[in-house]
RNA sequence: GACGUCGGACAAACGGUCGCGAAGACGCGCGCGUCUUUGAGGAAAGUCCGGACUCCACAGGAUAACAACGACGGGUAACGCCCGCCGGUCGUAAGACUAGGGAAAGCGCAACAGAAAGUAAACCGCCUUCGUUCGCGAAGGUAAGGGUGAAACGGCGAGGUAAGAGCUCACCGCGUUUCAGGCGACUGAAACGGCACGGCAAGCCCCGUUGGGAGCAAGGUUAAAGCGCGCCGCGUCGGACUCCGACGAAAGGCUAUCCGUCUUGAAGGCGCAGGUGAACCGCUAGAGCGAUCAGGCAACUGGUCGUCGAGAUAAAUGACCGUUACUCUUGAUAGAGGACAGAAUCCGGCUUAUCGUCCGACGUCUUCC
Numbered sequence: 001g002a003c004g005u006c007g008g009a010c011a012a013a014c015g016g017u018c019g020c021g022a023a024g025a026c027g028c029g030c031g032c033g034u035c036u037u038u039g040a041g042g043a044a045a046g047u048c049c050g051g052a053c054u055c056c057a058c059a060g061g062a063u064a065a066c067a068a069c070g071a072c073g074g075g076u077a078a079c080g081c082c083c084g085c086c087g088g089u090c091g092u093a094a095g096a097c098u099a100g101g102g103a104a105a106g107c108g109c110a111a112c113a114g115a116a117a118g119u120a121a122a123c124c125g126c127c128u129u130c131g132u133u134c135g136c137g138a139a140g141g142u143a144a145g146g147g148u149g150a151a152a153c154g155g156c157g158a159g160g161u162a163a164g165a166g167c168u169c170a171c172c173g174c175g176u177u178u179c180a181g182g183c184g185a186c187u188g189a190a191a192c193g194g195c196a197c198g199g200c201a202a203g204c205c206c207c208g209u210u211g212g213g214a215g216c217a218a219g220g221u222u223a224a225a226g227c228g229c230g231c232c233g234c235g236u237c238g239g240a241c242u243c244c245g246a247c248g249a250a251a252g253g254c255u256a257u258c259c260g261u262c263u264u265g266a267a268g269g270c271g272c273a274g275g276u277g278a279a280c281c282g283c284u285a286g287a288g289c290g291a292u293c294a295g296g297c298a299a300c301u302g303g304u305c306g307u308c309g310a311g312a313u314a315a316a317u318g319a320c321c322g323u324u325a326c327u328c329u330u331g332a333u334a335g336a337g338g339a340c341a342g343a344a345u346c347c348g349g350c351u352u353a354u355c356g357u358c359c360g361a362c363g364u365c366u367u368c369c
Stems, first nucleotide, its partner, number of pairs: 001365010012324007020039009041340001045351002048349005053215004060259004066211005072084004086100001087098004101206002106204002108200002123146002125142007154172002157169003173195001174193008219281004228272005234248006250264005288307008326337003
């Protein structure tokens, strides 16, 4: 200097004029004015996971179905997320990705090609014997060589053999056992064994773990309006005996089912019809943010100090001007430009979109000293 890998920050700033929303203060007199502060993101998006919160209701037990996750150890309120680490694949490397329990429980798939696709096989070939019209034919043996294919009964080398084959041997691979290291997944070493009916479970499946439902249009308060109609009832006991109370039958909810439990028990349940759809709360001080110290490889945890950053409701957060910053163009000036994109209960993640600028660490190549 070039090319890469990983991580982080920003996403224009300041001022003026006018126009909007919220909170607070002051004044005027019942909705106006003035001032101060503040007002859309790194993804607000997707609605994909996990929760807080609310109701069912007080959230309990079990089963079925369905779904998700799947090496090991940590983090977290929790997770399918994050961190570290192991194995595997890719890359020269820095690094990236993760398909990570089970193929000897069963089922299934692998088109075509090929002799044959898994107790699967002999197309070409090689060897031996017999016959021969000398072209070949028959019988037996073979799976080392060649072909087909994504994949063909471990790989490579030597010996051996009629020719070959783990047939034998060494090494690698695989399996078993032992030792050492590690919390562990696992790693390393040694000994023994000729050891193979392969691959796919991100095919169904089996195993293990986890999972109540609905959702701020949750839910609550106030106001206003409203003609109502139909069906479904019994028992026992007690009392102050027109009535009240308790228990049960019965009805309904949690719930797909059972156990269990709750509500009601006629002011109830089921059905039809009609009215209302307004105001307020929920609504933003939180698993918050910033700085610093300690612990930890890290994710993160704890302490101390500081801080308060939209809460709209048909939906505000804007427009114009000037200066500066950045990018592009130009010799320079002038000029031009702004990606993806907009809160609606809130938070932790993941995924997707995105013009660019800056900072840091690391890797490879080339050159010079």
Bacterial RNase P class A from an uncultured Planctomycetota bacterium, 369 nucleotides, folded computationally. It matches the Rfam family "Bacterial RNase P class A". Rfam classes the family as a ribozyme.